[in-house]
This is a predicted complex of two RNAs, RNase P RNA and transfer RNA, with 486 nucleotides together. It holds a member of the Rfam family "Bacterial RNase P class A". The family's RNA type in Rfam is ribozyme. The prediction has a mean pLDDT of 76.
RNA sequence: UGAGUCGGCCGGGCGGCCGCGUGGAUCAUCGCAGAUGAUCUUCGAGGAAAGUCCGGGCUCCUCAGGGCAGGGUGGUUGUCAACGGCAACCCGGCGCGAGCCGCGGGACAGUGCCACAGAGAACAGACCGCCGGGCGUUCAGCACGAACGUCCCGGUAAGGGUGAAACGGUGGUGUAAGAGACCACCAGCGUCCCGGGUGACCGGGACGGCUCGGUAAACCCCACCCGGAGCAAGGUCGAGAGGUCGGACCUUCGGGACCGACUGCGCAGGCGUUCGAGGGCGGCCCGUCCGAUGCCUGCGGGUGGACCGCUGGAGCGCGUCGGCAACGGCGCGCCGAGAUGGAUGGUCGCCGAACGGGACGUCGCAAGGCGCCCGGGAACAGAACCCGGCUUACAGGCCGGCUCAUCCC
RNA sequence: GCCCCCGUAGCCCAACGGCAGAGGCAGGCCCCUUAAAAGGGUCACAGGUGUGGGUUCGAAUCCCACCGGGGGCACCG
Numbered sequence: 001u002g003a004g005u006c007g008g009c010c011g012g013g014c015g016g017c018c019g020c021g022u023g024g025a026u027c028a029u030c031g032c033a034g035a036u037g038a039u040c041u042u043c044g045a046g047g048a049a050a051g052u053c054c055g056g057g058c059u060c061c062u063c064a065g066g067g068c069a070g071g072g073u074g075g076u077u078g079u080c081a082a083c084g085g086c087a088a089c090c091c092g093g094c095g096c097g098a099g100c101c102g103c104g105g106g107a108c109a110g111u112g113c114c115a116c117a118g119a120g121a122a123c124a125g126a127c128c129g130c131c132g133g134g135c136g137u138u139c140a141g142c143a144c145g146a147a148c149g150u151c152c153c154g155g156u157a158a159g160g161g162u163g164a165a166a167c168g169g170u171g172g173u174g175u176a177a178g179a180g181a182c183c184a185c186c187a188g189c190g191u192c193c194c195g196g197g198u199g200a201c202c203g204g205g206a207c208g209g210c211u212c213g214g215u216a217a218a219c220c221c222c223a224c225c226c227g228g229a230g231c232a233a234g235g236u237c238g239a240g241a242g243g244u245c246g247g248a249c250c251u252u253c254g255g256g257a258c259c260g261a262c263u264g265c266g267c268a269g270g271c272g273u274u275c276g277a278g279g280g281c282g283g284c285c286c287g288u289c290c291g292a293u294g295c296c297u298g299c300g301g302g303u304g305g306a307c308c309g310c311u312g313g314a315g316c317g318c319g320u321c322g323g324c325a326a327c328g329g330c331g332c333g334c335c336g337a338g339a340u341g342g343a344u345g346g347u348c349g350c351c352g353a354a355c356g357g358g359a360c361g362u363c364g365c366a367a368g369g370c371g372c373c374c375g376g377g378a379a380c381a382g383a384a385c386c387c388g389g390c391u392u393a394c395a396g397g398c399c400g401g402c403u404c405a406u407c408c409c
Numbered sequence: 410g411c412c413c414c415c416g417u418a419g420c421c422c423a424a425c426g427g428c429a430g431a432g433g434c435a436g437g438c439c440c441c442u443u444a445a446a447a448g449g450g451u452c453a454c455a456g457g458u459g460u461g462g463g464u465u466c467g468a469a470u471c472c473c474a475c476c477g478g479g480g481g482c483a484c485c486g
Base pairs, nucleotide, nucleotide: 001405002404003403004402005401006400007399008398009397010396012351013350014349015348016347017346018345020044021043023041024040025039026038027037028036029035030034046380050391051390053389054388055387056386057385058230059229060228061227065286066285067284068283070226071225072224073223074222075089076088077087078086079085090104091102092101093100094099105221106220110219111218112215113214114213127160128159129156130155131154132153133152134150135149136148137147138146139145168186169185170184171183172182173181187211189208190207191206192205193204194203195202196201234308235307236306237305242263243262244261245260246259247258249256250255265300266299267298268297269296270295271294278290279289280288301485302484303483315334316333317332318331319330320329321328322327355375356374357373358372360371361370362369363368410482411481412480413479414478415477416476419434420433421432427466436452437451438450439449440448459475460474461473462472463471
């Protein structure tokens, strides 16, 4: 200098004016524990607020037992409130390398599947080939025999061919031809031993039968984990439809409508009160507890309001110590949105990255780079109970570690 | 905000993990007709199964992540 890889951070800036939402202070008005308005002041989106894929906090369900079923996770050790997250390491694959990727337990517990092609697809298989025998023809002829052929019989997994996959590889012995049939080395498997490591695992040695296909993101087996619902959880107040009672009114005597109080939706069908519906208990069984103006289903009616939960928390920043790291301990400092048809915006001025253009300057053979001038005017996207992660989207910029190649010293 | 379901040709829908894809309507061409409709015959030309990745010899199907569409859930104590 070029190419690459990993990690961290930022993600338009400054100012004026106007506007919106929250909290606070002061003042004014009113029907005065409050509401409304005015003025001043404080704060006001994100790294993903998103997808809702995991895990928790919180809340309710009169605590959650046993068996079967169901769901999830899946190398090891650690970390965390917890996790399917994260860190380090192990194993396998890819890359010259820095590094990256892996749903990474079990296929000698059992079952299933392996299309097409191919002779044969799981303790397999003779299509061609190779070899032996029988038979036939020819040669030879004393005979042994030799060559060729085959609607015959048998041996053979070394070679060809098919396939994703063909039942270890190479060399030799052996044989009619062959074959772990036997031998040497290598690969792999199992058992045992030694050494290292917390462990996954790694290194070495001995013995064995000589070799065992793949698939569990097929059923399944093993180990571990899982009570359910979710802020529309849940709590307080109010309104309403409907009903009952009282008062007073109108009437065609069927009824209609007003005020007040109390209560709080109605109708239909089904089930049921110790021979128990239904619920905790999501699927089933057992067991246990609750359980009656009750429960389930359908149809219809009313309200669509206020407040709490609601934002100070496994919180953020800096320093220091422990740890390879994830992370943890301690100290100091800080407070950073709470809307509810849903605020966080608009406009003006200055500056401005990407990008587009140029007849200018400079470097270069050129493509083009850099500078200058003009234009241009910022990606993905927006809280809704709160956190920890994961995943996905994202114009561009800054910083750092490391690797490879080339050149120079 | 929470919970569930679906995606295959222009439309509706099939397809035990196996030649990658069945069918109906619509469509093209021909006959009939002066022309058209209806009718009859014929054709597959219309798809690589929403997108990307993975498992597998092999994926519409199994797994993961996205994209798009649809549905349901308030209260009357």